[in-house]
RNA sequence: UAUGUAAAAGCCAAACUAUUCGUAAGAAUAGGACGGAAAGUCACGGGUCUGAUCAAGAUAGCCGGACUGCCAUUU
Numbered sequence: 001u002a003u004g005u006a007a008a009a010g011c012c013a014a015a016c017u018a019u020u021c022g023u024a025a026g027a028a029u030a031g032g033a034c035g036g037a038a039a040g041u042c043a044c045g046g047g048u049c050u051g052a053u054c055a056a057g058a059u060a061g062c063c064g065g066a067c068u069g070c071c072a073u074u075u
Stems, first nucleotide, its partner, number of pairs: 002073003011036002016031006034061001040067003044064003047059004
């Protein structure tokens, strides 16, 4: 650098439920596991969603991109 989860150590946590915040999409905490080899971080491009009086906001577990990382093998 590249490939991947066979093994090992682990990691994250969908839906749903409770509480809280938010106009909303949605987010946070706790429980819970559908799944994930980057389901780590970033709103840069596109998509989708919310809002619209001006705005603006959400989504990274929608796709792409950028940066970073464990283990094994490879160069």
About this RNA
A computed fold for a 75-nucleotide RNA from a Desulfobacterales bacterium, annotated as c-di-GMP-I-GGC riboswitch aptamer. The sequence was found by an Rfam model in a public genome assembly. The organism belongs to Desulfobacterales, within Bacteria. Its mean pLDDT, the model's own confidence on a scale to 100, is 83.